[in-house]
SAM riboswitch aptamer (S box leader) from a Cyclobacteriaceae bacterium, 106 nucleotides, folded computationally. It was read from a public genome assembly, where an Rfam model found it.
RNA sequence: GAUUUAUAAAGAAGCGUGGAGAGACAGGCUCUGAGAAACGCUAGCAACCUUCCCGAUAGGGAAAAGGUGCUAAAUCCUGAUCCGCCAAAAGCGGAAAAUAUAAACC
Numbered sequence: 001g002a003u004u005u006a007u008a009a010a011g012a013a014g015c016g017u018g019g020a021g022a023g024a025c026a027g028g029c030u031c032u033g034a035g036a037a038a039c040g041c042u043a044g045c046a047a048c049c050u051u052c053c054c055g056a057u058a059g060g061g062a063a064a065a066g067g068u069g070c071u072a073a074a075u076c077c078u079g080a081u082c083c084g085c086c087a088a089a090a091g092c093g094g095a096a097a098a099u100a101u102a103a104a105c106c
Base pairs, nucleotide, nucleotide: 001106003104004103005102006101007100008099013042014041015040016039017038021031022030023029025079026078027077028076043071044070045069048067049066050063051062052061053060054059075098081095082094083093084092085091
């Protein structure tokens, strides 16, 4: 990096180094010298893998030592397309797509 499956309106920040960008992409909007990214340390959240219990290979409950992940804003909002509501448009809702993460596999 490709594929498959699952999840994404909840939750959780301080310090040091650093010194201008960041929020995937586009548009919007927002964050940022009252210090962006990145890196390090500490703390935390969650519970995918994991461990334990019940059970039927389903499913349910508990834990957090280990492997990841995460700790502004709904995946910050919207975004080809399809479906529903509507006479239509606008609007709203849903699906899909995209993105992120996990697990498996190549």

Background:
NCBI's taxonomy places the organism under Bacteria, Pseudomonadati, Cytophagia, Cytophagales, Cyclobacteriaceae. Rfam family: SAM riboswitch aptamer (S box leader). Rfam links the family to the GO term regulation of gene expression. The model forms 97% of the base pairs in the Rfam consensus.